[in-house]
RNAcentral holds the sequence, with entries from MGnify. SAM riboswitch aptamer (S box leader) from Candidatus Avimonas caecicola, 112 nucleotides, folded computationally.
């Protein structure tokens, strides 16, 4: 920077720590001293990895390979609010507002 999955679920009444925090930008709207960030600890999830004669299945043949499906949790992520929402375009109902699709963007994991 490219490719390609996924983003509506989940996860602490803890210690230490002090004022900012919702990872571009704006514009809103929260969340914080009933304590922010960060750190430890503990959790959550299963992308990657590992593992399963007596779990399917196909394949091909003696050992196994591919998906699926089941444990596990070593790499990674994550642990208010939909990726907090809205910036751009379409569709729909209309009471200057809304719901729905899709796109830009960005978050995370795999390859490159």
């Nucleotide at each position: 920077c490219c490719u390609u999955a996924u983003c509506a679920a989940g996860a602490g009444u803890g210690g230490c720590g002090g004022a900012g925090g919702g990872g571009a930008c704006a514009g809103g709207c929260c969340c914080u001293g009933u304590g922010a960030a960060g750190c430890c600890c503990g959790g959550c999830a299963a992308c990657c990895u590992g593992c399963c004669g007596a779990c399917c299945g196909c394949g091909g043949a003696u050992g196994c390979g591919c998906g699926g499906g089941g444990c596990a949790a070593g790499g990674u992520g994550c642990c208010a609010a939909u990726u907090c929402c809205u910036g751009c375009g379409g569709c729909c109902g209309u009471u200057c507002c809304g719901g729905c699709c899709g796109g830009c963007a960005g978050a995370u994991g795999a390859g490159g």

Rfam family: SAM riboswitch aptamer (S box leader). Gene Ontology term of the family: regulation of gene expression.